[in-house]
Predicted 3D model of an 80-nucleotide RNA (c-di-GMP-I riboswitch aptamer) from a Gemmatimonadota bacterium. It was read from a public genome assembly, where an Rfam model found it. The coordinates come from a structure-prediction model, not an experiment, and the mean pLDDT is 82. The model forms 95% of the base pairs in the Rfam consensus. The organism belongs to Gemmatimonadota, within Bacteria. It matches the Rfam family "c-di-GMP-I riboswitch aptamer". Rfam's curators write: GEMM was predicted in a large-scale screen for bacterial structured RNA regulatory elements.

RNA sequence: UCUGUUCAAGGGCAAACCGUCGGUGACGACGGGGCGCAAAGCCAAGGGGUCUCGCGGAACGAGACAGCCCAGCUGCCAGA
Numbered sequence: 001u002c003u004g005u006u007c008a009a010g011g012g013c014a015a016a017c018c019g020u021c022g023g024u025g026a027c028g029a030c031g032g033g034g035c036g037c038a039a040a041g042c043c044a045a046g047g048g049g050u051c052u053c054g055c056g057g058a059a060c061g062a063g064a065c066a067g068c069c070c071a072g073c074u075g076c077c078a079g080a
Base pairs, nucleotide, nucleotide: 001080002079003078004077012037013036017032018031019030020029021028022027035067041073042072046070047069048068049065050064051063052062053061054060
C1' cells in the first nucleotide's frame, strides 16, 4: 500500500423496551437492557432518502435521523 472477515485473538459499539431530564414534534442526553453490527467510528457545511413543525393542501421555510443508501476520511487483527 492492497485485499479479506476466519473454528481466529484482544476487544469495541449497542436495537426494541423501561426509568429520569430536555424539546411543539421528529428526536436527543444519561442509566438500565441486548436486537444486532467488520467500520453500527467520523461526516447532516458531499449527494440522495425518510420523518417533524409552521397550515386544510401544495409550494416554500426551519428542524430531526449516520443502526436508510451512495460517496469521502480514519481504525483493530490476519494474509500478501